[in-house]
Context: one part of a larger RNA
RNA sequence: GCCUGCGAGUUAGCGAUACGUGGCGAGGUUAACCCGUGUGGGGUAGCCGUAGCGAAAGCGAGUCCGAAUAGGGCGAUCGUAGUGGCAUGCUCUAGACCCGAAGCGGAGUGAUCUACCCAUGGCCAGGGUGAAGCGUCGGUAAGACGUCGUGGAGGCCCGAACCCACCAGGGUUGAAAACCUGGGGGAUGAGCUGUGGGUAGGGGUGAAAGGCCAAUCAAACUGGGAAAUAGCUCGUACUCCCCGAAAUGUAUUGAGGUACAGCGUCGUGGUUAGGUUUGCUGGAGGUAGAGCUACCAAUAGGACUAGGGGGUGUCAGAGCCUACCGAAUCCUGAUGAACUCCGAAUGCCAGCAAAUUCAUACACGGCAGUGAGGCCUGGGGUGCUAAGGUCCCCGGCCGAGAGGGAAAGAACCCAGACCAACAGCUAAGGUCCCUAAAUGUAGUCUAAGUUGAACAAAGGAGGUCCAGUUGCUUUGACAGCCAGGAGGUUGGCUUGGAAGCAGCCAUUCCUUUAAAGAGUGCGUAACAGCUCACUGGUCGAGCGGGGCGGGCAUCGAUAAUAACCGGGCAUCAAGCAUUUCACCGAAGCGAUGGACUCAUGCAAGAGCAUGAUGUGGUAGGAGAGCAUUCUGUGGGGGGUGAAGCUGGGGCGUGAGCUGCUGGUGGACUGCACAGAAAAGCAAAUGUAGGC
Numbered sequence: 001g002c003c004u005g006c007g008a009g010u011u012a013g014c015g016a017u018a019c020g021u022g023g024c025g026a027g028g029u030u031a032a033c034c035c036g037u038g039u040g041g042g043g044u045a046g047c048c049g050u051a052g053c054g055a056a057a058g059c060g061a062g063u064c065c066g067a068a069u070a071g072g073g074c075g076a077u078c079g080u081a082g083u084g085g086c087a088u089g090c091u092c093u094a095g096a097c098c099c100g101a102a103g104c105g106g107a108g109u110g111a112u113c114u115a116c117c118c119a120u121g122g123c124c125a126g127g128g129u130g131a132a133g134c135g136u137c138g139g140u141a142a143g144a145c146g147u148c149g150u151g152g153a154g155g156c157c158c159g160a161a162c163c164c165a166c167c168a169g170g171g172u173u174g175a176a177a178a179c180c181u182g183g184g185g186g187a188u189g190a191g192c193u194g195u196g197g198g199u200a201g202g203g204g205u206g207a208a209a210g211g212c213c214a215a216u217c218a219a220a221c222u223g224g225g226a227a228a229u230a231g232c233u234c235g236u237a238c239u240c241c242c243c244g245a246a247a248u249g250u251a252u253u254g255a256g257g258u259a260c261a262g263c264g265u266c267g268u269g270g271u272u273a274g275g276u277u278u279g280c281u282g283g284a285g286g287u288a289g290a291g292c293u294a295c296c297a298a299u300a301g302g303a304c305u306a307g308g309g310g311g312u313g314u315c316a317g318a319g320c321c322u323a324c325c326g327a328a329u330c331c332u333g334a335u336g337a338a339c340u341c342c343g344a345a346u347g348c349c350a351g352c353a354a355a356u357u358c359a360u361a362c363a364c365g366g367c368a369g370u371g372a373g374g375c376c377u378g379g380g381g382u383g384c385u386a387a388g389g390u391c392c393c394c395g396g397c398c399g400a401g402a403g404g405g406a407a408a409g410a411a412c413c414c415a416g417a418c419c420a421a422c423a424g425c426u427a428a429g430g431u432c433c434c435u436a437a438a439u440g441u442a443g444u445c446u447a448a449g450u451u452g453a454a455c456a457a458a459g460g461a462g463g464u465c466c467a468g469u470u471g472c473u474u475u476g477a478c479a480g481c482c483a484g485g486a487g488g489u490u491g492g493c494u495u496g497g498a499a500g501c502a503g504c505c506a507u508u509c510c511u512u513u514a515a516a517g518a519g520u521g522c523g524u525a526a527c528a529g530c531u532c533a534c535u536g537g538u539c540g541a542g543c544g545g546g547g548c549g550g551g552c553a554u555c556g557a558u559a560a561u562a563a564c565c566g567g568g569c570a571u572c573a574a575g576c577a578u579u580u581c582a583c584c585g586a587a588g589c590g591a592u593g594g595a596c597u598c599a600u601g602c603a604a605g606a607g608c609a610u611g612a613u614g615u616g617g618u619a620g621g622a623g624a625g626c627a628u629u630c631u632g633u634g635g636g637g638g639g640u641g642a643a644g645c646u647g648g649g650g651c652g653u654g655a656g657c658u659g660c661u662g663g664u665g666g667a668c669u670g671c672a673c674a675g676a677a678a679a680g681c682a683a684a685u686g687u688a689g690g691c
Base pairs, nucleotide, nucleotide: 001691002690003689004688005687006686011094012093013092015091017089018088020086021085023083024082027048028047029046033042034041035040052059053058062074063073064072065071097235100232104225107222108221109220115199116198117197118196119195120194121193122192123191124189126158127157128156129154133150134149135148137146138145162186163185164184166183167182168181169180170179201217203213204212205211238625239624240623242621243620248261249260250259251258252257262370263369264367265366266365267364268363269362274358275356276355277354278353279352280351281350282349283348289342290340291339296336297335300332301331302330303329307325308324309322310321311320312319373398374397375396376395378393379392380391381390382389403414404413405412418594419593420592424589425588429584430583431582432568433567434566440580442578445575451570452569459555460554463552464551465550466549469546470545471543472542480538481537482536483535484534486511487510488509491505492504493503517532521530522529595615596614597612598611599610600609601608602607626680628677629676630675631674632673633672634671636669637668644664645663646662647661648660649658650657651656
């Protein structure tokens, strides 16, 4: 892991409550108990109902508060409905759907492991060092002291046994629930060890690590309280049919729980009140915007000007000056969620009317679940006008929604799946191949594989196309070609040199001219030389000289294998933007057949007909059934073969059913109605066994 068996809303109470259904009914019903064996008879205590009000005494169709015959509260108001069984939903008390703690208190058992202690025993090869003391000699006045010897001290040294466990390797479902190997530490000591004994659980013992106290220790183990408790997690078993949520508000020792409300479902009631849209009428409001000499606050420049600073002045001053600061005021400009002289659009509320192939709404009652939400468009707060961030609001979707599209993809686009089936029409999106459908039509653009369904800016740029504008142009433009492009002069200065052309200066002038700069660039050491501006000729129609706007493209361009448009691949396109006509394309729509539900009509039970802008669905509510075991009643089958098992066939929407048929098996067992439950398994790291 699989298979088989087992495995979770039960039972009790003259409990509470609602609904269903029988009994009796202004009444209903017994409990203990008795007689006794029939689910019989008795038993009237008690309970509920028939009257309420008041805290109560109490009064009573009234009563209480009150001084009240006032007012108000709760009641009565003439016909009213209860009560006791059974069944079901839910609830209360009990273990109360099942399994699951860590733990808590009480009673006991443990020191054969281990910690420490007590008593009594045992053990420590060998080697080394050589303290005190003592002795000899030296030394001294005597000493001290020294030398040599003797001696044999020490938590002394080296190192086996013994004890320990520092390092490495191995082992790690081990040989072993702590070991093996090689090194390592102590080894006369606070040493090691045998035997007997002592200390016990909030207690012991501890050279202290929260260590150890029998492979268990921040409180041992055993049985019992005990099915502790678990606002937590998991699991909770057959089918079909109808409806179908919530993730919000308020409160909470409250925040992953709960209560009430909201939203779901079922029943009852009176009934059309309800929804949506349009029109009309009447309202509330301070948002968007706008505005501010309309307030408050903030605000740039200027004008003007109190006050201040600086300067000057004087005996002290007054005064004067000021490109300094600057209240108030004025002009221009302009800001604001917590500013408003103003002020929409929508939306909201109410009324009336109409439309609607919408059907709800409301009240009461039974039963819930939800109270972690999420993404997307839009309006905002917060944040960085960050976040797949966070908090509100309007709406949508997912949640609880399948199908088609977006390569793939909860939420985006299209669209809401009752069932069946090799036919139809469309949506989004597509039509070269993969891949269903156009290598469609018309005329452009793009040259970058830009692009072809992720994505990019400021800025740069004689890329290219379009539109309009301005300028030039048959008195000849633009481009090309032919010719000229001169003189004063090598302007002055500077400089080694500076002659149009290193640099500086200059109203850079004058002359000859059709025209020609004290010179546009190249060039020389400097000249020279080439060229341009400018002029004439040739040519013969538009030029591009300028700017503006738009389309597509270009650079800017940077992320981790080729290497990514989904791929192949595509260039008058299979790209971009237009035009037009076809087609493809879904569980949408239509068509065919069928099922169910609801409504209406006929029947009033089954049924038939018609209609449905009925039949997606998690939590959850409601309904109808299937299967298993047993009981009662009725009526059956069975050795001429029951149950069970099994191959095949048939029936039912399904749970399932079926001697219809073959095999096996060898003794019990269906069906109908009613009743009762140890009544259905895939999951619980379920449990036992097997494989």
This is a predicted structure of a 691-nucleotide part of an RNA (large-subunit ribosomal RNA, domain II) from Dendrocalamus latiflorus. The source organism's lineage runs through Eukaryota, Streptophyta, Streptophytina, Poales and Dendrocalamus. It matches the Rfam family "Bacterial large subunit ribosomal RNA". The RNAcentral record of the full RNA draws on SILVA. Its mean pLDDT, the model's own confidence on a scale to 100, is 83.